[in-house]
Molecule: small-subunit ribosomal RNA
Organism: uncultured bacterium
């Protein structure tokens, strides 16, 4: 001293939460000991049983019980008499039961702090002083008789005594009253001194010393009253109150008082919150807080009130009395039903209640207390003791050495490390505690006895002796024995110290706040390990702090909650300049108070603390006195700048009234004139031949005032606009004439208050809630349209709210500047009052505000304290109502909200591009068939891909193999790897039976080699998996995209996310490149490099080529290297050149030359990223499963089903065409378990036989469309070719399921294809064939190849995507968002 938590991420507002501390605690695990404290916070709920307040025979009568003692009577044992002793039950009498204990129900109060007063009072026991104590009387309890009652208890009689009661006497320093004088003081008055007149006393007892009595006077001590201050909540309690408030008189008390009564007055309190209502017993003091402050008021003290609820007195100094009385009510107990007892909130101790609180103990040894002369009795007070870790202090639980760093355990990268951990284990020591044992306190002073001294000669005073101890044989101590008898709790995602493995799988849990937990959880369970505390340790409640989140210290109020809608004003708060007085507030000394204990500080006492005792120090406040005047205040005198007035101009949509106008609209009346008008996106309701709309002219009617007119003006706000009158109101200027602080603000309170809305009684032209009605619409109670009433308007009267905003209260004063603009000073300079704009310093969370402040001070008011609930409910008050004003709470969440940022998104702008749309060419969607995919169906029809970015995709090829699927038969260290052990010499293959094969059985078979290899067997380690997870992953892929983006140092600028760079002005296929700029570089894409193609040199020249020579059937063969073709190097294209446009750029437009021009066609080539895309089934891999099976291996069957639905192709539908027949021109590929020529057979597929050729050589291999030429003539056809029947043919163990081609038949649907859709900008689209991968065999697919070879494109409105600037935003899983209302369900 903070920290977490609203967002993608920042600031800031704000609420919730956590660390600290505390506690009469509970409650869950554990528990060795000791000292000290503490212990029904709940039911002031009932209460069994014991004690808890008795005591004196030195006051009295007396003696039941006990004991001595005498005496009788007995053998004794007993038994009887005797108040004589020693005591004493009950009684009378005295004191003392009003302390001390216990509780905290009441009580918001002079109850309790503090400080005064009493001139308005008592005060027993206790101490000082003075005086006194004479004589007499009559009762009574007891105890006897006799009675009543069940019982507590009581009734008649008779007898009797006191320190019990009464009379009489005696007093005055005594009380009261009355005259007089004196002296004080505080108003009533107080004191003293004098005379007078009145009234009241006592008690024994005694060992003769004393003790008790009375009476007055004083002290001390307690106790009563009164008062100032201060001491809870709620105004949704605003009005209370009749002895009430005061007076005079009486009465009553110690003792003032309406305390009580009688009479008289009407008063008294109250927003400085009376009264009511709920709630509490004050304080000292605890406890938290840096402190002001909050909470608490348990144990100690202090003070109060109550003692079964209510009342009420008696006694007494003292009580309205806890263990006294009465009387009433509830309860409970006894009872003979008649009537009686009772009060634990006193120790204990029961029962209830509750989360929860102790023993029916010991002693009166000590202190204290009653009573007594005194011993002594009494004392549940108080002194021990007991029981709880309830707290807090304080020891222990062992300490040194010990590393092959043992052994388990528990993790990993697992031949081996690391942790447990110096930890054990082993040695050595040491006894606090423990157990034994021995000895053993202090707390004791006294009092009685006894003895000396003393000296006042005594119940005296010191001194020795003797006697007393519950706790307790306890506390400490000797001494022995041995590490021996002692450790747990919680916690380990952040916050908050501590991390791993397992095992669960949104399940079980977990959680103080955020949140974890859906197969790799440090959050749950469990282990290990660590981390905090420690005989404790955590939850739990409670309080206080963090929380400046109620803000005096110390806060806000334009957007976050929060400026009252304006004004006027009352109480009240605050106030200009000078001078004088005064002390009320302020200031300083100084005296009381301020209880003890607490805290704190020194010292001391228990072994040390904790406890304790001691000294000291500290205490707000309150009361008093003795100064001081500067500030506030108050009192007097002035003064003018704050205010106000007077004069003189001026200025305005400033109010109220009245009059006037034109212009538009309606409406009506008369022409003109004729067919539609009006509305809308488009219509239709509606108006109109009975003449609309139009258009002239009269006439009416309401309302409302174009232009001027505006960052204009006026007004307190609301709000004011045609002209013109009359009556009012401000307000500025200038003049400094008067007054001489008169000011500012303003709770309550008054008055004004748009707009709608009510109320009467008016007017009504227009518009237009509500209706009505026509579109629109899936529906349209809506948005348009036609219509239309309340209403809009006047007067009166209500209502009284608005985003009544400047979301910005009012005033004063101060603090840079530029500039519009309206009023005055004649004008200028300039000054003075509005009104706006732009900025400086400051401010602000930012945005922004800035002399018109949101700045810098002051002074008054209004309002705010998370967010819903809710400006609602309930009560109050206003209103005619509508409703308005005041205003909560349960409960629910952890946000809710402000400003700014970066992004996405917009049926928001602006700027650019793309076969993206238009312009076009061709096709898809219609038919048939191939092929993929749903779906369906199957024993199985394996899996996998799913808008774009799955769907002739993986699959560049499923008869068995493949093959992973299913159905069946077998195998079980295995079909595959690597180790061991032991055996055989063989194993393969071959034949034979069985068998659908695998296999298994037997037989042949033999090269090589002996440690191996190989083969079967045998064991465990493992093997093996196309099982799961692509949402655990590696690599690879698709997309957005070949889009022109995406970052990054540094500097700058923001409190910050972040901005800048990267935006701006031009340009580009491009962040391509120029220029400009708080930027300056830079990297990854762009572009270039690379491959190809297009021209061209050069160099080689065979298997390629052939112009020229020879030669041939034939570049056949000699020869040639010119030219092509190969294939290597090279050259070329840079805007280099020219003009024009631009900013002297960059760079565009044309242009030259040039095989090619502006990236020259294509290809490769994919930035930072995005879909948890795709893929565990290419291949790897982590976790998990399977293990005589989810592995292996045969056979046979499936992926090839088939109401249906989709893609993607092929073939068509024909004449730009089919058929025949003949005639040209390629490329670029492939060949050895291959291509296969050439001859031959066969209509053909193909067969047979076979030259060449591992290839510029030999072959696949005739390209075809094209041309030419014939026929077909518009038709389901000489178009189309599906499916079918036959018949072959190849491949292959095998073509049934299930192949391809081949020949002959047969000839289905289709006449160009709905809504919708796809490609395609030049060698492109179309179209025509060619070849290869795969492959035995099986392409309409796929990928390569060259032949012919178009149209078109104005342009960027409009759809898709995509870059870039800018704006709104409540979105950030980012619009396939967020979100509100209704319904159904629970």
């Nucleotide at each position: 001293a903070g920290a977490g938590u609203u967002u993608g991420a920042u600031c800031c507002u704000g609420g919730c939460u956590c660390a600290a501390g505390a506690u009469g605690a509970a409650c869950g695990c554990u528990a060795g000991c000791g000292g000290c404290a503490g212990g029904c916070u709940u039911a002031a709920c009932a209460c069994a049983u014991g004690c808890a307040a008795g005591u004196c025979g030195a006051g009295g009568g007396g003696c039941a019980g006990c004991a001595u003692g005498u005496c009788c009577a007995g053998c004794a044992a007993u038994g009887g008499a005797u108040g004589a002793u020693g005591g004493c039950g009950a009684c009378c009498g005295g004191c003392g039961g009003a302390a001390g204990g216990g509780u905290g129900c009441g009580u918001a109060a002079c109850g309790c702090g503090u400080g005064a007063g009493c001139a308005a009072c008592a005060u027993g026991c206790c101490c000082u002083a003075u005086a006194c104590a004479g004589g007499g009387a009559g009762a009574u309890a007891c105890a006897c008789c006799a009675g009543g009652g069940a019982a507590a208890c009581u009734u008649g009689g008779u007898c009797u005594a006191a320190u019990a009661u009464c009379c009489c006497a005696u007093a005055g320093c005594a009380u009261u009253c009355a005259u007089u004088g004196a002296a004080g003081g505080c108003a009533u008055c107080u004191u003293u001194a004098a005379u007078g007149a009145a009234u009241u006393a006592a008690a024994g007892c005694u060992u003769c010393g004393g003790u008790g009595g009375u009476a007055u006077a004083g002290g001390a001590u307690u106790g009563g009253c009164u008062c100032g201050c201060g001491u809870g909540a709620c105004a949704u309690u605003a009005g209370c109150c009749a002895g009430a408030u005061g007076g005079u008189g009486a009465g009553g008390u110690a003792a003032c008082g309406g305390c009580u009564c009688a009479c008289c007055a009407u008063a008294g309190c109250a927003a400085u919150g009376a009264u009511g209502u709920c709630u509490a017993g004050g304080g000292g003091u605890u406890u938290u807080g840096a402190g002001a402050g909050g909470a608490a008021g348990g144990c100690c003290c202090c003070c109060c009130a109550c003692a079964c609820u209510g009342g009420g007195a008696c006694u007494g100094a003292g009580a309205c009395a806890c263990g006294g009385c009465c009387c009433a009510g509830a309860c409970u107990c006894c009872u003979a039903c008649g009537g009686g007892a009772g009060g634990c909130a006193g120790c204990a101790g029961u029962g209830a209640g509750g989360a929860a609180u102790a023993u029916u103990g010991g002693a009166c040894a000590a202190u204290g207390g009653a009573u007594g002369g005194a011993a002594g009795u009494c004392u549940g007070a108080a002194c021990c003791a007991g029981c709880c870790a309830u707290g807090u202090c304080g020891c222990g639980u062992g300490c040194a050495g010990g590393a092959u760093g043992a052994c388990u355990g528990c993790c990993c990268u697992a031949u081996g490390g690391g942790u447990u951990g110096u930890a054990a284990a082993c040695u050595g020591c040491u006894u606090u505690u423990a157990u034994a044992u021995u000895g053993g306190a202090a707390g004791a002073a006294u009092u009685g006895c006894g003895c000396u001294u003393a000296c006042g000669a005594g119940u005296u005073a010191a001194g020795c002796g003797u006697u007393u101890g519950a706790c307790g044989g306890u506390a400490c101590a000797u001494u022995a024995u041995g590490a021996a008898u002692a450790a747990g709790g919680a916690u380990c995602g952040g916050c908050u110290a501590a991390c791993u493995c397992c095992g669960u799988g949104c399940c079980a849990g977990c959680a103080g706040c955020c949140g974890c937990g859906g197969u790799a959880a440090u959050a749950c369970g469990g282990a290990g390990g660590a981390u905090c505390c420690g005989a404790g340790c955590g939850u739990u409640a409670u309080c206080c702090g963090g929380a400046u989140u109620u803000a005096u210290u110390g806060g806000g109020u334009u957007u976050a909650a929060a400026g009252g809608g304006u004004g006027c004003g009352u109480a009240g708060g605050c106030g200009g300049a000078a001078a004088u007085g005064u002390a009320a507030g302020u200031c300083a000394g100084u005296g009381g108070u301020g209880a003890a204990a607490u805290c704190c500080u020194g010292c001391a006492g228990c072994u040390u603390a904790a406890c304790u005792g001691u000294a000291g120090a500290a205490u707000a406040g309150c009361c008093g006195u003795u100064g001081a005047a500067a500030c506030u205040g108050u009192g007097u005198u002035u003064c003018u700048u704050g205010a106000g007035u007077a004069c003189a101009u001026u200025u305005g949509a400033g109010g109220u009234a009245g009059g006037c106008g034109g212009a538009a609209u309606g409406u009506g009346g008369u022409g003109u004139g004729u067919a539609g008008c009006g509305g809308u996106g488009a219509a239709a309701u509606g108006c109109a031949u009975a003449g609309a709309u139009a258009u002239a002219c009269c006439a009416c009617a309401g309302a409302a005032c174009a232009c001027c007119g505006a960052u204009u003006g006026c007004g307190a706000a609301g709000g004011c606009a045609g002209c013109u009158u009359a009556c009012u109101a401000a307000a500025c200027u200038g003049u400094c004439a008067c007054u001489g602080a008169c000011g500012c603000u303003g709770a309550u309170g008054c008055a004004c208050g748009a707009a709608a809305g009510c109320g009467u009684g008016g007017g009504u032209a227009u518009c237009a809630a509500a209706c009505a009605g026509g579109a629109u619409u899936a529906g349209a109670u809506a948005c348009c349209c036609u219509g239309g009433u309340a209403g809009u308007c006047c007067a009166c009267g209500c209502c009284g709210u608005a985003a009544a905003c400047g979301a910005u209260g009012a005033g004063u004063a101060c603090u840079a500047a530029g500039u519009g603009u309206c009023g005055g000073a004649a004008g200028a300079a300039u000054c003075c009052g509005g009104u706006g704009c732009u900025g400086c310093a400051g401010u602000u969370a930012a945005c922004g505000c800035a002399u018109u402040a949101a700045g810098u001070a002051c002074u008054c008011c209004g309002c705010c304290u998370g967010a819903g609930u809710a400006g609602u409910a309930c009560g109050u008050g206003c209103g005619c109502a509508a409703g308005c004003a005041u205003a909560a709470a349960a409960c629910u969440c952890a946000a809710a909200g402000g400003a700014a940022u970066u992004g996405g998104c917009g049926g928001g702008a602006c700027c650019u591009c793309g076969c993206a749309c238009a312009a076009g060419c061709g096709g898809u969607g219609g038919a048939u068939c191939a092929u993929g995919u749903u779906g369906u169906u199957u024993a199985a029809u394996u899996c996998g891909a799913c808008g774009a970015u799955a769907c002739g995709c993986g699959a560049a090829g499923a008869a068995c193999c493949u093959u992973a699927c299913c159905a069946g038969g077998c195998c079980u260290u295995g079909a595959c790897a690597u180790a061991c052990c032991g055996a055989g010499c063989a194993a393969a293959g071959c034949u034979a039976u069985g068998g659908a094969a695998a296999c298994a059985u037997a037989g042949u078979g033999g090269a090589g080699g002996u440690u191996a290899a190989c083969u079967g067997g045998g064991a465990u380690a493992c093997a093996g998996g196309u099982g799961g997870u692509g949402c655990a992953u590696g690599g690879u892929u698709g997309u957005c995209g070949u889009c022109a983006g995406c970052u990054c140092g540094u500097g700058u600028c923001g409190u910050g996310a972040g901005a800048u760079g990267u935006u701006g002005g031009g340009u580009u296929a491009a962040g391509u490149c120029c220029c400009g700029c708080a930027a300056c570089g830079a990297g990854c894409g762009c572009a270039a490099c690379u491959c190809u193609u297009a021209u061209c040199g050069c160099u080689a020249u065979u298997u390629g080529c052939c112009a020229u020579c020879a030669u041939u059937a034939a570049g056949u063969u000699g020869g040639g290297g010119a030219g092509g073709a190969u294939a290597g190097c090279g050259a070329g294209a840079c805007u280099g050149c020219c003009a024009g446009u631009g900013a002297c750029a960059a760079a565009c437009u044309g242009g030259a030359g040039g095989a090619a021009g502006g990236u020259g066609g294509g290809a490769a080539u994919g930035a930072c990223g995005u879909c948890a895309a795709a893929u565990c089934a290419u291949c790897a891999u982590g976790c998990c499963c399977c293990u005589u099976a989810u592995g292996g291996u045969c056979u046979g069957g499936g992926c090839u089903a088939c109401a249906a639905a989709c893609g993607u192709g092929a073939u068509a539908c024909a004449a730009u065409g089919g058929u025949u027949g003949g005639u040209a021109c390629a490329a670029a590929g492939g060949g050895a378990g291959g291509c296969a020529a050439a001859g031959u057979c066969g209509u053909g597929a193909g067969g047979c036989c076979a030259a060449g050729c591992g290839a510029a050589c030999c072959c696949c291999a005739u390209a075809a469309a094209a041309c030419c030429a014939a026929u077909c003539u518009c038709a389901g056809u000489u178009c189309g070719g599906a499916g079918u029947g036959a018949a072959g043919u190849c491949u292959g163990c095998a073509a049934c399921u299930c192949g391809a081609c081949u020949u002959c038949a047969u000839g289905a649907a289709g006449u160009c294809g709905g809504a919708a859709u796809c490609g395609c900008u030049a060698g492109u689209a179309a179209u025509c064939g060619u070849a290869g991968a795969u492959c035995a065999g099986a392409a309409c697919g796929c990928u390569a190849c060259g032949g012919u070879g178009a149209a078109u494109a104005c342009g960027u409105u409009c759809u898709c995507g995509a870059g870039g600037u800018u704006u709104g935003c409540a979105c950030a899983c980012a619009c396939c968002c967020c979100c509100c209302g209704u319904c159904a369900a629970g």